[in-house]
C1' cells in the first nucleotide's frame, strides 16, 4: 500500500427522557444551563359540520368471528359496550446504512366541553421497561496474518 481472517449490546436495546456545574455531611432535595422531546399560539392557507362530542401523547390504527350485557323492535333483526381468539395499517431488532428472512409489539393513558396550520412569545418532559438469531452489499473503527 493492497488484500484475507476476527470483534465491534452487560455500559448495549426501547424511548425525547442525557450531560453539566452550583448549593448541599450525603449517592437525597432544590432549583439552573444546554442538548433533546411535547403542548398552546397571529397573518396567509384551509376547514366550515359542533353528545353521534371533541382533542393530545404514543408504532399502538382497523376488520372478521364467538360469547357476554344493554337497548330499539315491525319480533326478521339491528345498534352500543366489554371480553377472547384470529388477522392487520404501523413499529422494533446485535459497529452504521439498505435490503430479506426469523423473532417481539400493535398497549396504556392525559385535558375537560376546548385547541387546523401558525412566526413572535409561552408552557411542560428528561420517566418507565428490557439483555444474544442471522445472510447479502457498501462504509467505519480496533486488531491480527501474509505479501
Nucleotide at each position: 500500500c493492497a488484500u484475507g481472517g476476527c470483534a465491534c449490546a452487560u455500559g448495549g436495546c426501547u424511548g425525547u427522557a442525557u450531560u453539566u456545574a452550583c448549593u448541599g455531611a450525603a449517592u437525597u432535595c432544590g432549583g439552573a444551563a444546554a442538548a433533546c422531546g411535547g403542548g398552546g399560539g397571529a397573518a396567509c392557507c384551509a376547514a366550515u359540520u359542533u353528545u353521534u362530542g371533541g382533542g393530545g401523547u404514543g408504532a399502538a390504527u382497523c376488520g372478521c368471528u364467538g360469547a357476554u350485557u344493554c337497548u330499539a323492535u315491525u319480533c326478521g333483526u339491528g345498534g352500543a359496550g366489554u371480553c377472547a381468539a384470529c388477522g392487520u395499517a404501523g413499529g422494533g431488532u446485535a459497529g452504521c446504512u439498505u435490503u430479506g428472512a426469523g423473532c417481539c409489539c400493535g398497549a396504556a393513558u392525559c385535558c375537560g366541553u376546548c385547541a387546523g396550520c401558525u412566526a413572535a412569545c409561552u408552557u411542560c418532559g428528561u420517566a418507565g421497561g428490557c439483555g444474544a438469531c442471522c445472510a447479502a452489499a457498501g462504509c467505519g473503527u480496533g486488531u491480527u496474518u501474509g505479501u